[in-house]
RNA sequence: GAGUUUGAUCCUGGCUCAGAUCAAUCGCUGGCGGCAGGCUUAACACAUGCAAGUCGAGCGGGGACUUCGGUCCUAGCGGCGAACGGGUGAGGAAUGCUUGGGAAUCUGCCUAGUAGUGGGGGAUAACGUUUCGAAAGGAACGCUAAUACCGCAUACGUCCUACGGGAGAAAGGGGGGGAUCUUCGGACCUCUCGCUAUUAGAUGAGCCCAAGUCGGAUUAGCUAGUUGGUGGGGUAAAAGCUCACCAAGGCGACGAUCCGUAGCUGGUCUGAGAGGAUGAUCAGCCACACUGGAACUGAGACACGGUCCAGACUCCUACGGGAGGCAGCAGUGGGGAAUAUUGGACAAUGGGCGAAAGCCUGAUCCAGCCAUGCCGCGUGUGUGAAGAAGGCCUUCGGGUUGUAAAGCACUUUAAGCGAGGAGGAAUGGCUCUGGGUUAAUACCCUUGAGCAGUGACGUUACUCGCAGAAUAAGCACCGGCUAACUCUGUGCCAGCAGCCGCGGUAAUACAGAGGGUGCAAGCGUUAAUCGGAAUUACUGGGCGUAAAGCGCGCGUAGGCGGUUGUAUAAGUUGGAUGUGAAAUCCCGGGGCUCAACCUGGGAAUUGCAUUCAAGACUGUACGGCUAGAGUGUGGGAGAGGAAGGUAGAAUUCCAGGUGUAGCGGUGAAAUGCGUAGAUAUCUGGAGGAAUACCGAUGGCGAAGGCAGCCUUCUGGCCUAACACUGACGCUGAGGUGCGAAAGCAUGGGGAGCAAACAGGAUUAGAUACCCUGGUAGUCCACGCCGUAAACGAUGAUAACUAGCUGUCCGGGUUCACAGAACUUGGGUGGCGCAGCUAACGCAUUAAGUUAUCCGCCUGGGGAGUACGGUCGCAAGAUUAAAACUCAAAGGAAUUGACGGGGGCCUGCACAAGCGGUGGAGCAUGUGGUUUAAUUCGAAGCAACGCGCAGAACCUUACCAGCGUUUGACAUCCUGAUCGCGGAUAGUGGAGACACUUUCCUUCAGUUCGGCUGGAUCAGUGACAGGUGCUGCAUGGCUGUCGUCAGCUCGUGUCGUGAGAUGUUGGGUUAAGUCCCGCAACGAGCGCAACCCUCGUCCUUAGUUGCCAUCAUUAAGUUGGGCACUCUAAGGAAACUGCCGGUGAUAAGCCGGAGGAAGGUGGGGAUGACGUCAAGUCCUCAUGGCCCUUACACGCUGGGCUACACACGUGCUACAAUGGCGGUGACAGUGGGCAGCAACCCUGCGAGGGGUAGCUAAUCUCCAAAAACCGUCUCAGUUCGGAUUGUUCUCUGCAACUCGAGAGCAUGAAGGCGGAAUCGCUAGUAAUCGCGGAUCAGCAUGCCGCGGUGAAUACGUUCCCAGGCCUUGUACACACCGCCCGUCACACCAUGGGAGUUGGGUUCACCCGAAGGCGUUGCGCUAACUCGCAAGAGAGGCAGGCGACCACGGUGGGCUUAGCGACUGGGGUGAAGUCGUAACAAGGUAACC
Repeated sequence: GAGUUUGAUCCUGGCUCAGAUCAAUCGCUGGCGGCAGGCUUAACACAUGCAAGUCGAGCGGGGACUUCGGUCCUAGCGGCGAACGGGUGAGGAAUGCUUGGGAAUCUGCCUAGUAGUGGGGGAUAACGUUUCGAAAGGAACGCUAAUACCGCAUACGUCCUACGGGAGAAAGGGGGGGAUCUUCGGACCUCUCGCUAUUAGAUGAGCCCAAGUCGGAUUAGCUAGUUGGUGGGGUAAAAGCUCACCAAGGCGACGAUCCGUAGCUGGUCUGAGAGGAUGAUCAGCCACACUGGAACUGAGACACGGUCCAGACUCCUACGGGAGGCAGCAGUGGGGAAUAUUGGACAAUGGGCGAAAGCCUGAUCCAGCCAUGCCGCGUGUGUGAAGAAGGCCUUCGGGUUGUAAAGCACUUUAAGCGAGGAGGAAUGGCUCUGGGUUAAUACCCUUGAGCAGUGACGUUACUCGCAGAAUAAGCACCGGCUAACUCUGUGCCAGCAGCCGCGGUAAUACAGAGGGUGCAAGCGUUAAUCGGAAUUACUGGGCGUAAAGCGCGCGUAGGCGGUUGUAUAAGUUGGAUGUGAAAUCCCGGGGCUCAACCUGGGAAUUGCAUUCAAGACUGUACGGCUAGAGUGUGGGAGAGGAAGGUAGAAUUCCAGGUGUAGCGGUGAAAUGCGUAGAUAUCUGGAGGAAUACCGAUGGCGAAGGCAGCCUUCUGGCCUAACACUGACGCUGAGGUGCGAAAGCAUGGGGAGCAAACAGGAUUAGAUACCCUGGUAGUCCACGCCGUAAACGAUGAUAACUAGCUGUCCGGGUUCACAGAACUUGGGUGGCGCAGCUAACGCAUUAAGUUAUCCGCCUGGGGAGUACGGUCGCAAGAUUAAAACUCAAAGGAAUUGACGGGGGCCUGCACAAGCGGUGGAGCAUGUGGUUUAAUUCGAAGCAACGCGCAGAACCUUACCAGCGUUUGACAUCCUGAUCGCGGAUAGUGGAGACACUUUCCUUCAGUUCGGCUGGAUCAGUGACAGGUGCUGCAUGGCUGUCGUCAGCUCGUGUCGUGAGAUGUUGGGUUAAGUCCCGCAACGAGCGCAACCCUCGUCCUUAGUUGCCAUCAUUAAGUUGGGCACUCUAAGGAAACUGCCGGUGAUAAGCCGGAGGAAGGUGGGGAUGACGUCAAGUCCUCAUGGCCCUUACACGCUGGGCUACACACGUGCUACAAUGGCGGUGACAGUGGGCAGCAACCCUGCGAGGGGUAGCUAAUCUCCAAAAACCGUCUCAGUUCGGAUUGUUCUCUGCAACUCGAGAGCAUGAAGGCGGAAUCGCUAGUAAUCGCGGAUCAGCAUGCCGCGGUGAAUACGUUCCCAGGCCUUGUACACACCGCCCGUCACACCAUGGGAGUUGGGUUCACCCGAAGGCGUUGCGCUAACUCGCAAGAGAGGCAGGCGACCACGGUGGGCUUAGCGACUGGGGUGAAGUCGUAACAAGGUAACC
């Protein structure tokens, strides 16, 4: 920086990603070289080989060889080394490490200096003899040497001292030699290597101090050698290091003690830095060497490849006893995701020994294995468009792979083969030359020159030659983050996934392919660290509402602190010096062809210490000051606190009087009280609790909290003016006090109220809400508890920063003085600027700007829970986790939607009315059932007389059967024919169809060519065809909210933003209709109007229409006329225009006039943005999928008409507002040639037979019906007509399944319909008939037409729907929303748990190996002393004893981990059960 909470927004906040790194792992792949690296796990166990020896110039002996001169090898004694080098990180939180200091020390080999190196002695291994044992190993006797061992002498320096003195050393070996001497060995001289004492240095090591060095306080007290002193002892050395005695100290909140974890550092990784993480390789220090303990030797060890003891394990054994220690190099087993060869060489560097040559060296140098990392190189280069083939995609045109390939022309690095060939080599040896030493030209040391040599690596690096593009490319990814897209398969499957999330039939997210992107001998994954993360914030965060201010005071430690002067120099700042190892990092040089890598120099190492200086600021010391703080004086307000007393009203109870049947309670009731006298009312009394009015965003208090009145005691606050003290201050971890209500304890008290409880209701239930009762409690005293949404959700203190206005308590000034104005302090409110804030909001009472101190926070859940501790009588409080789980949880604001929220308004929405449905029979549609099929669709309103404006065949899509396969239909190709068609007669068949027969016809144009067009037939394949699927892939069309009044845009403005404004407000309207106002100004789609129709009039025109006047007829029939009706064209008219009232003088509203009509005159057409994944793939069109002798096409028959049942819509009724009968009343819309049909005849009738007229204002359908008159008289009827029988009619190829109608006969249910529900506000409802479309025929349906013709509307409380504003919201799939808890089931982690199994630690006691120390009266004893000797002594050895002490044992405590029947809650899970607690007034406001 990005992704992810939301419909969208801003913020908070977590999770995740992009980067770098790695001792790495795994998967796929793999050409070469260089430089590095390579058991992170089991400090698990180890076979085998090697890893520390050397010196014969210290010693005696032995052996081999010999040119007899000597040379070589060596077990043993002796010397030096083995304490280095190499490995590992178990332990250890300080006996460690790092940095810087210090004094009380030692130091082999090395360097420098001084002084010595004299003279004696006794042993002992080897060896020999004997002997024990399986072995490992011993034992006895005897011989022998030394640079082994021990005395003596000497003592410059050294050490001790009582200052007189005393003590203590040594070793020789080798080379050479002139003079002199000789016992011929040598003495002697000289050189050299050693040795002794001592001083100093260097190196190395030991000790002490300061600071720094992980986490846990759910570890708060620890400590008896503990702290100090004195005196012994002890050490190389200071010291309780150790012991005796004395004192009672020492450490700790600046974290002692305890627990857990860990080697530390230079450095390494990351990061801008500060930091964070880490401590492999390289380097410094420490610790360890099978586990525990111990010492010996030594300069150095308490010793990796030494010793002793104990333990575990392994091996050998003759069972008696022995041996061993890879955390050296290789290697083996095991563990593990995982880490190499039982290699070469001492050539180089270094180490040990040696005089040296040299020997040893798994240190080291090399090689081998491993892409483990870093770096470099290569896998070809140029040209090459027919843009080849193939693949993939495609809109079928093409695109892409792609200059990629092929082809042509070149090159040869690396690998391969061959030849040559550096450097790492200098020491050392030999010869010569000069120098030093010396008596010496010997010896020895050394400068220079020469000679012959020394290489593991190594087939080295490197160079040259040869051949040939030849031998060499993969991995991951392609939804967003994040560079890179298409096809196919799959179909919430298989799978993917770092986060968000993909997959349910069109997947750029799975799998494959093509293409692309990124890296490249690697690529990707996983683990881990830092970063991003300002997500622990020192740099650099926060706390009103997101997580977060302790409930509030007092106050300890601590932190911070007014003003001035002097001193100081701890902090601070600067300089210098020392140190900060090297390596690493950085800079600029050098060397490998470059790089990685290596290397000389510099810088850096931000630190620590010492020292010098400065003196501002902080500190410290001393002295002043008064502005902070405090004291004193006068005055003032107050429900501040504690105790005592007292008053009236009210409730209840008791007694009495009056009085009578109810009272009480609720939404409505009931329980309850009352004739034993209640309620009501009056009088008197008792008792407890609380204090109406005043009373108030009034007062007081630190908070909790405090209210009648009076008295006493008492705390704090304010104000005025002066005086005094002189920083006495602020905050405050721990601590301590106060602290509502409820609760607990003891004793009182108890009127009212009232958990629990009981009863009555409500309810599906009601352990609730409501009602009647009612106990704790509420009250008092004393004592606990210590928590609250203890809230201003806002810690305390101080300073600063615009104002306006109210109120409470003081002071002052002025004036016109019961008061007012101005002003000054202290409280308490409202509004508001700057500023702040994510926004809301805060705003001198800050959430602004600063300072100081304290408390607290770090995703949600688990959880304020578990365990542990502390407190409490208990309830519980306080402190306070983890496993596991999720990708969110959250704040503020926005737009919607919703509310059993509010306001305003509308609608046949309710109400007021009229008539229905729901009951009956039938019709029709649907569901269900049935069936071979009962084709399909439509499903709350907005499916159900719907698609269907009309299923006997057809329709028809369904079923059974029979047929066809380029097809019933379209286009193209090839061939043939010239038509097509009509009529007739046959055969088979259910028909489609198949096979025959006879006639009639004989295409058009023409360049006369099957040349062109057309038609038919046949063939072939492309294709046709599909009412098959998907309306959730679509277009179009339609329904619905709703003819509701809304829905938006541009510019501007406001807001961080989503958005807002406009569109809100005041009026008004049917209307976002109009007016006014307004940070808005305008505009668009809707509304209205424009359109059609009806209502009035006028003009024009009169045929088929009409007839007032004049004739005429049976008749507007005819003449005549066009006045009227009517027809159909065009106009007029209505606009709140006029008057009055009202209203803001507006818009408008009310009333009136006139008018046919009055305020949109009635009706229609007209349907904004959008909603419902609404409906339709079966009207049509169409993507994709599917079928292709069938899911296509044709035909016959059947079905869509079935029928226990349920529902919707209708018709007819149940009757008298009626039925029946009779009767010259009156319409309108429409239709008509495959038609309507007058009229006549005929039939009871449906109808039939003739036939005029009419392509229609002419003819016809056509009779209108209700109306009117008569009759019936309340019955299952003269109501009602279902059902059934029978006879007919019509249509049609055909009425069986399955049409309509007529006549006669039959005469079912039904007596006005439960819950519920529908329509309608005027020419409307109701009622009456008529017409039309579809149609051969078939209507109770649908669409129209006219006739007769009502009732009611107070009104908007309620039901339903809708509009605007506002409010709340945890909803946004939007209340058909969201969501809580128990129970049941599965899984997961966790607490308790009788106990049990391990680990750690501690206390007490027992045991007491090895070992050193102490002691010793027993035994043994070469050196020295005494002694003639025997022997004695000193000393020593072994043994005994003592204290210490490892392992081990017994008992107890603490602590930790595992397991544990059973049990507690928690989390997660697609659909389970029960309720509905929360979100809206969530239906009882919610919450603590």
Predicted 3D model of a 1488-nucleotide RNA (small-subunit ribosomal RNA) from an uncultured bacterium.
Its mean pLDDT, the model's own confidence on a scale to 100, is 86.